[in-house]
RNA sequence: GCCAGCUUAGCUCAGAGGCAGAGCAUCCGCCUUGUAAGCGGACGGUCGGGAGUUCGACUCUCCCAGCUGGCU
Numbered sequence: 001g002c003c004a005g006c007u008u009a010g011c012u013c014a015g016a017g018g019c020a021g022a023g024c025a026u027c028c029g030c031c032u033u034g035u036a037a038g039c040g041g042a043c044g045g046u047c048g049g050g051a052g053u054u055c056g057a058c059u060c061u062c063c064c065a066g067c068u069g070g071c072u
Base pairs, nucleotide, nucleotide: 001071002070003069004068005067006066007065010024011023012022013021018055026042027041028040029039030038048064049063050062051061052060
C1' cells in the first nucleotide's frame, strides 16, 4: 500500500428500516439468625464521528477514525 471483519449500557454481546434490549456488574427491597444463593425492582445509551438515501436509519450507501486478521 491492497482486501476483509468489528465499533451498541461500566463489562460481554443481541438487535439488520418503524418504541434500543439481555446477561453480568452497581443500587434498593424480599427471603435468611446472619452471609452466599434465589426472587422482585431501579439505575445506566449523542448505537465511534460526519454526510447521503428514506415519511422514518443502530440497521442501507459514502467518507473519516480506532481495533483485529489476511495479502504484498

RNAcentral holds the sequence, with entries from ENA. Transfer RNA from an Actinomycetota bacterium, 72 nucleotides, folded computationally. It matches the Rfam family "tRNA". The family's RNA type in Rfam is transfer RNA. The organism belongs to Actinomycetota, within Bacteria.